[in-house]
Context: one part of a larger RNA
RNA sequence: GCCGGCGACUUAUAAGUAGUGGCCUGGUUAAGAGAAUACUGGAGCCGUAGCGAAAGCAAGUCAUAUUUGGCGCAUGUCACUGUUUAUAGACCCGAACCCGGGUGAUCUAUCCAUGGCCAGGGUGAAACUUGGGUGAAGCCAAGUGGAGGUCCGAACCGACUGAUGUUGAAAAAUCAGCGGAUGAGCUGUGGUUAGGGGUGAAAUGCCACUCGAACUCGGAGCUAGCUGGUUCUCCCCGAAAUGCGUUGAGGCGCAGCGAUUGAUUGGACUACUUAGGGGUAAAGCACUGUUUCGGUGCGGGCUGCGAAAGCGGUACCAAAUCGAGGCAAACUCUGAAUACUAGGUAUGUGUACAUCGGUCAGUCAGUGAGACGGUGGGGGAUAAGCUUCAUCGUCAAAAGGGAAACAGCCCAGAUCACUAGCUAAGGCCCCAAAAUGACCGCUCAGUGAUAAAGGAGGUGGGAGUGCAAAGACAUCCAGGAGGUUUGCCUAGAAGCAGCCACCCUUGAAAGAGUGCGUAAUAGCUCACUGAUCGAGCGCUCUUGCGCCGAAGAUGAAUGGGACUAAGCGGUCUGCCGAAGCUGUGGGAUGUCUAUUAUAAGAUAUCGGUAGGGGAGCGUUCCGCCUUAGAUAGAAGCAUUAGCGUAAGCAGAUGUGGACGAAGCGGAAGUGAGAAUGUCGGC
Numbered sequence: 001g002c003c004g005g006c007g008a009c010u011u012a013u014a015a016g017u018a019g020u021g022g023c024c025u026g027g028u029u030a031a032g033a034g035a036a037u038a039c040u041g042g043a044g045c046c047g048u049a050g051c052g053a054a055a056g057c058a059a060g061u062c063a064u065a066u067u068u069g070g071c072g073c074a075u076g077u078c079a080c081u082g083u084u085u086a087u088a089g090a091c092c093c094g095a096a097c098c099c100g101g102g103u104g105a106u107c108u109a110u111c112c113a114u115g116g117c118c119a120g121g122g123u124g125a126a127a128c129u130u131g132g133g134u135g136a137a138g139c140c141a142a143g144u145g146g147a148g149g150u151c152c153g154a155a156c157c158g159a160c161u162g163a164u165g166u167u168g169a170a171a172a173a174u175c176a177g178c179g180g181a182u183g184a185g186c187u188g189u190g191g192u193u194a195g196g197g198g199u200g201a202a203a204u205g206c207c208a209c210u211c212g213a214a215c216u217c218g219g220a221g222c223u224a225g226c227u228g229g230u231u232c233u234c235c236c237c238g239a240a241a242u243g244c245g246u247u248g249a250g251g252c253g254c255a256g257c258g259a260u261u262g263a264u265u266g267g268a269c270u271a272c273u274u275a276g277g278g279g280u281a282a283a284g285c286a287c288u289g290u291u292u293c294g295g296u297g298c299g300g301g302c303u304g305c306g307a308a309a310g311c312g313g314u315a316c317c318a319a320a321u322c323g324a325g326g327c328a329a330a331c332u333c334u335g336a337a338u339a340c341u342a343g344g345u346a347u348g349u350g351u352a353c354a355u356c357g358g359u360c361a362g363u364c365a366g367u368g369a370g371a372c373g374g375u376g377g378g379g380g381a382u383a384a385g386c387u388u389c390a391u392c393g394u395c396a397a398a399a400g401g402g403a404a405a406c407a408g409c410c411c412a413g414a415u416c417a418c419u420a421g422c423u424a425a426g427g428c429c430c431c432a433a434a435a436u437g438a439c440c441g442c443u444c445a446g447u448g449a450u451a452a453a454g455g456a457g458g459u460g461g462g463a464g465u466g467c468a469a470a471g472a473c474a475u476c477c478a479g480g481a482g483g484u485u486u487g488c489c490u491a492g493a494a495g496c497a498g499c500c501a502c503c504c505u506u507g508a509a510a511g512a513g514u515g516c517g518u519a520a521u522a523g524c525u526c527a528c529u530g531a532u533c534g535a536g537c538g539c540u541c542u543u544g545c546g547c548c549g550a551a552g553a554u555g556a557a558u559g560g561g562a563c564u565a566a567g568c569g570g571u572c573u574g575c576c577g578a579a580g581c582u583g584u585g586g587g588a589u590g591u592c593u594a595u596u597a598u599a600a601g602a603u604a605u606c607g608g609u610a611g612g613g614g615a616g617c618g619u620u621c622c623g624c625c626u627u628a629g630a631u632a633g634a635a636g637c638a639u640u641a642g643c644g645u646a647a648g649c650a651g652a653u654g655u656g657g658a659c660g661a662a663g664c665g666g667a668a669g670u671g672a673g674a675a676u677g678u679c680g681g682c
Stems, first nucleotide, its partner, number of pairs: 001682006011088013026046003032040001050057002060071004091229002094226001098219006109193001111191007118183001120152003123148001127144006156180003160177005195211001197207003204213001232616006242255005256367002258364008267356002270346007282334001283332002288328003292324005299317002301314005370395010400411003415586004420582003426576003429561003435573001437572006448563001454548002458545010477530003481505003487499002511526001515524002587606007617671001619668006627660001629659001636655005642649002
C1' cells in the first nucleotide's frame, strides 16, 4: 500500500415544542403497600384569577397632578413517539501538563571500604663519595644516586581530524591518523546518596537507549473556543461570510438572511403618471478659503529738502478696492440623472402560488475567513491577482455553449429519455459544424498579438491659402554690374572677424550681400533677371490605416496550418451553434376543478453546499399469525435472466450440507472509503 473484520450523535433525569392517544362530571399520581402489569395510595404537581415590592383588593388591579398608561378579564392534563435544550465523559479519536502513592544508583555522577594494573626507553633534582681548593667553609671537577601532576612510547584509559557507514555489522561503530599513559591515573568486588530530590573539576550534565525535572500505577474517559473523522436511498425548500457587543478578533451572544407549522394581509412586481424632500455629479465664485495678471494705491522700505514739525520723489514691497482669469472632501448664489417616500392608472384569471410576496406567532437551524468583475469613493504611486467602504452581477452553492486551455468574463440556469427542430453568445478556408458569400472603401506593415514621449516627401480623405498660358514649379544656358576696398575698427578687414549705416547709378536684373573660401585679395555660389520648356506647382491645418522608436535568458505564448484576405472599417442576406426554447413520450411536487379515491383534467414548478422538512429501503433480535418452507436440500457463496425512481427485491443453475422466510408490529451494539484509525492477511 491493497483486501477483509471492527470503528463515531448513545443512555438516564428534568424541561420546551410538534404529532398521536386517554380523560376533560378538570387531569394525574410519587414513595409506600400489595395474592403484584390488577387493586390501593390524592401527600403532591399542573389547571381553574389577576394585579401589586407588599399590606391588600379582586374581573379587575397597579401607577398617577391629569388626559391616561402597564398587566389582566379562564381551559386543560397525563402518557408515548420525534426533535431541541440543561446536567452528566454526552458524537468518536487526540495532548503537552498538574497532583497523590510507589519502583529504581546492575547504566551513569560523587563518596566509602577492600583488592588489582601500568612493556620498554630517555632526562638525571636533592643528598652522598672521592679529588682539587680554603685557616675552615662557600666553591670547582668527576662519580654515586634516582626525584618529577618530567619526556618518547605499548597495554590500559580517552575521543581531536577525515573517510566509510546512514532501511548500518552497530539505535554512535569501523578504518587511518590523534591525546594521557607514576597520576587530580585506570580498574574489579561490595556499599552510600532518590525525583518539589540526588550527584555534578558546572555541560542544565548524569540519575537503566528516558531528564528545564526519571519511571510506574492512580485522580482520568483531566481539559482541548483546536485538527482529523462521522457509515443506506429518494423527494421539497434553501442560506451566510453583514451590523452591534465581547480580555473579542479562526470563539460566542443578539439582530440580519434559511426551513417548517399556523394565522393574517392583498399587496408586491413591471410600465406610465402625480406629489414630495434633498444638496451629490455638473457648474459657479454670492459666502469661507486659495490663486495669476492689470488699474487705483492705505501702510511700509529707499531717497531729497528741512533745526524740527513737516513737505516732496520712487523702475521697491503691498493692505483694501475695481477689472480680467482659475481652484476646493470638510466652499455654495445655483443644481440634475438616478435612488427613496406616498398616491393613481394600465396589463396579467377560471374563486389561482397568475410572476412574486409582506406581516405576526411557535419550533429547528446554519452563517458571522468570502472571491473576482462593472460602477462611485478612501488609503497606496489615479501601483498590485493590493487594501477598505457603497452598489449591482457571477462564483461560492451552477453543470451546459463561447473566450485555444481558463471558479468570479460573455451567453444561458441541467426533472428523465430521443441518431427531431429553432436560436443566444460566438462563429462559417483546413484542423472543426456552418459563406473560399455579395457590395463599398482602407492597409503592403504578415500591420493583422503587446507600449510611450518623440521622429519621417509611407499612403487615402477633408479644409484653407499662395503662385500659374502676361508661362508658374523643377532642370539646363546666360547675366549677377558701377560709385566702392562705403564708413569705423584693425597688422590686414576688399559683400562674407566685429560695430554703425544699409544709400545712389546703370539697367531685364543684381544685397554696401545667402553660404563655401583667402593672411588679406582672388575664386566658387546664392538672392534677383532673361532665355529654354509647356501645366499644374508650393505651403498650412485636420483626419483614416500603416512605419521607426521595440533588448532576456531551452524554441514558439497571436490556438495551429496557413492567409494579401481567410486583415481592418461599413452595409446586406443566409447558415452553424447550448443541457436555452420548441416537438414527442415518461416521472415527481404544489395548487385548482370535480371527487369515495394520489383515478382524471388544467396549470405552474422540479441546479444546489451549510442547513430545515417529508417519504422510504435494508441489517440483528423479539412478539403475533401457524413458525410457511426445508436432506425430493435451509442459510451462505458463485454465475446469470427479470422488476422497481433509488436504497433494493427476486427467478434459475451450480456449490453447500442444516437451518429458516413472507406479512403485521416492537426493540436497537442498525448501514464505512477515508479518522498519519484499529486488528488480521498478503